[in-house]
This record gives sequence, C1' cells and structure tokens, in this order.
RNA sequence: UUCUAUCAAGGGCAAACCUGUCGCAAGACAGGGACGCAAAGCCUCCGGUCCGUGGAAGUCGAUUCUCCGGAUAGCGGGGUUGCCGGA
Repeated sequence: UUCUAUCAAGGGCAAACCUGUCGCAAGACAGGGACGCAAAGCCUCCGGUCCGUGGAAGUCGAUUCUCCGGAUAGCGGGGUUGCCGGA
C1' cells in the first nucleotide's frame, strides 16, 4: 500500500420513546435510553424520500404542480479518513 475476515482483543456509535431547547415545518441539539450498525466516522457531488417562512401556477380546499430554499450521511451511489487480526 492492497486484499480479506469478524463466536478474537480493546472498544466505538446510538433507533424508537421520554424531558428540555431551537425551528413555520421536515428536523436538529443536550440529557436519559438501546433498535441495531464493521465505518450507523466525516462530506449533499448524483439519485430517492420528507418539509415549505418565500416566488409563479392552480383549487371549494389542499405543497396539488413547479422554482428556490431547507432536512435526511441510520435511504442508496460516490468521495475521504480510521481500530485490530491474517496474508
């Protein structure tokens, strides 16, 4: 450096739910808590899904459609970094 593996060793992360805070919302953060995860470490470049304070269209009404913005890395792809064992 590359490949490969997980009934080894040391460990790591933390779903749902609850409490508090932020946000129009999706959702995020902190604490508690564990469903699971060999990258469930990090990054929105591509696709998917979700939201709509705003623009345009439309409707009896409705993000219904679209632009734009946002969310999801625990939805995939991709990029990048990392622990231990074997070769």